[in-house]
RNA sequence: GGUCCAUAAUCGCUUAAUCCUGCCUAGGCAGGAACGGGGGAACCAAACAAAUGGGGUGAAUUUCAAUUGAAAGGGGCGACUCUUAUCCGUCCUAACCCGUCAGCUAACCUCGUCAGCGUCGUUAAGAGAGGAUGA
Numbered sequence: 001g002g003u004c005c006a007u008a009a010u011c012g013c014u015u016a017a018u019c020c021u022g023c024c025u026a027g028g029c030a031g032g033a034a035c036g037g038g039g040g041a042a043c044c045a046a047a048c049a050a051a052u053g054g055g056g057u058g059a060a061u062u063u064c065a066a067u068u069g070a071a072a073g074g075g076g077c078g079a080c081u082c083u084u085a086u087c088c089g090u091c092c093u094a095a096c097c098c099g100u101c102a103g104c105u106a107a108c109c110u111c112g113u114c115a116g117c118g119u120c121g122u123u124a125a126g127a128g129a130g131g132a133u134g135a
Stems, first nucleotide, its partner, number of pairs: 011118004018033007034113006044103001053101001054098004061072004073093006080128006087121001
């Protein structure tokens, strides 16, 4: 100096999932802000029946294959921050919930604050932040 593995801290990433205060005692409870979700008028929309009821969070759908899979669409990341665009690379396209019930929806009501990880591309415009040097 290089490569690999593990741990800790810092930093960073996906996600709404972060920060603060008080009390009790060292871990819990209560609350606030912020962010996010659901229910819920008028107007508008919808309007029969049946069938496999219907609906929600989420990027996570649709089509073709039918042996593995593939394509289109959608989403994330590539380190000063944000927005917009440009190509390049790379990854994901799940899972869960309500329980026969919910269109939109002001007031209002109500719920959540998990979990999982470790990237190091390019060009440009705009608005910011920070650092260094000189005067």